[in-house]
RNA sequence: GCAGUAGGGCAGGCGAUCGCUGCCGCGCGUGGGUCACACCCCGCGCGGGGGAGGAAAGUCCGAACUCCGCAGGGCAGUGCGCCGGGUAACGCCCGGUCGGGGUGACCCGAAGGAAAGUGGCACAGAAAACAUACCGCCUGCGGUGUGUCGAGUGAUCGGCGCACCGCGGGUAAGGGUGAAAAGGUGCGGUAAGAGCGCACCGCGCCGGCCGUAAGGUCGGUGGCAGGCUAAACCCCGCACGGAGCAAGACCAAAUAGGGAGGCGCCGGCGCCCGGUGCCGUCCGGCACCGGGUCAGCCGAGAGGGUGGCCCGCCCGAUGCCUCCGGGUCGGUCGCUCGAGCCGGUCAGCGAUGACCGGCCUAGAGGAAUGAUCGCCGCCCGCAGAGGUGCCGAGAGGCACCGAAGCGGGAACAGAAUUCGGCUUAUCGCCCCACUGCGACG
RNA sequence: GGGCCACUAGCUCAGGCGGUUAGAGCGCGGUCCUGAUAAGACCGAGGUCUGUGGUUCGAGUCCACAGUGGCCCACCA
Repeated sequence: GCAGUAGGGCAGGCGAUCGCUGCCGCGCGUGGGUCACACCCCGCGCGGGGGAGGAAAGUCCGAACUCCGCAGGGCAGUGCGCCGGGUAACGCCCGGUCGGGGUGACCCGAAGGAAAGUGGCACAGAAAACAUACCGCCUGCGGUGUGUCGAGUGAUCGGCGCACCGCGGGUAAGGGUGAAAAGGUGCGGUAAGAGCGCACCGCGCCGGCCGUAAGGUCGGUGGCAGGCUAAACCCCGCACGGAGCAAGACCAAAUAGGGAGGCGCCGGCGCCCGGUGCCGUCCGGCACCGGGUCAGCCGAGAGGGUGGCCCGCCCGAUGCCUCCGGGUCGGUCGCUCGAGCCGGUCAGCGAUGACCGGCCUAGAGGAAUGAUCGCCGCCCGCAGAGGUGCCGAGAGGCACCGAAGCGGGAACAGAAUUCGGCUUAUCGCCCCACUGCGACG
Repeated sequence: GGGCCACUAGCUCAGGCGGUUAGAGCGCGGUCCUGAUAAGACCGAGGUCUGUGGUUCGAGUCCACAGUGGCCCACCA
């Protein structure tokens, strides 16, 4: 110098102008409330000091908090799963172990159990799991053909060998199938083979040492248990009651409805119906009694309207008034002092914890935190004034740094009860440590 | 703000406890039929199963994360 690994941090600054928001203070209002004033509420104006994030996001985990009949036990269900530690808790974090990847710094891992049981392993293949045997290799018997040797005058017969066929046995080295085939390599051994025997590696069991442990290491021993799959059912261990701030608590209008109490829902004439008595032949008439109230007339009428009060006028009966309790509209609380933030010291490899000192940092629900301009700073590209080093006798060549100027860029995103994590998005820049390669001294 | 569900062809949907080359209807293209069209018959094209990563010999299916779309919520009864 190039390429990379790991950890931590920043998320432009200053000024001016115009705006937003809620808090505090002051002032204003023929504003509301009050008999009126003060206080309070509402609106407006002015001033002051505050006003997003590393992820505020996804809602994937864990909690605080609140309510549900305080929810103890069991079943079901869900989640987690090497070991130790941290934490309020966690599926998070730290340190280690083992496995995998990388030349390396380092990175990745849902990493218990397949020797409890059940299931699955398509196609291919003999066989996909209590093993088995397609080709091949070896071998026994029988048959056929043939070579050679021997016997016989000869047909032929016998021995040895080779090839093929049939029946049977041995084998699991080799071939072939598959993602995967019952330890691997080598030597010996065998009819051919095989942990059949041996050496090394792997595996199981036992023991010693180291380690809190996971595990590591050394020695002995067993010829070898036995495929893969649990992000298939399952087994073992551990954890978990459910819902979520639209949780929940309080105040409380109009209208309607519920409950309690009070006032009123009336009287007369008339009319209608029924009954009794009298007059009367009947129809009918008269008197009295009871019931009804559609229309009409007279009077009364709780209460209401007519700007306030009195009169007057009008309306006026399933009505009017008062009180109580619940819900709705609306408002308040929950709401931000908290497993808080900053700095330091100590303990610890570290996550983290303890102690000391300092600080208060949005709390707004159609929801604010913005826009423009100027200056400075940052990054990239073009451009190269100039400088440094090396080579070369020189001309010159190579490498690096780099001012002015021109052009461009500055992301992802945005609180909504609050924390601890994870994951995802993100233009770029800075700091520290480390690795590989190359060059120079 | 909080809770939950679904993504398969252009559209609407199947695909049981993972298995060979993912199907159906409508739609689309071609041929036949008809004087021509519609209907009908036959044939065909069209899919990175929303994306990425993982588990497995093997993933539309199982798991994780992301993306898009949709539904529900107070009180009383």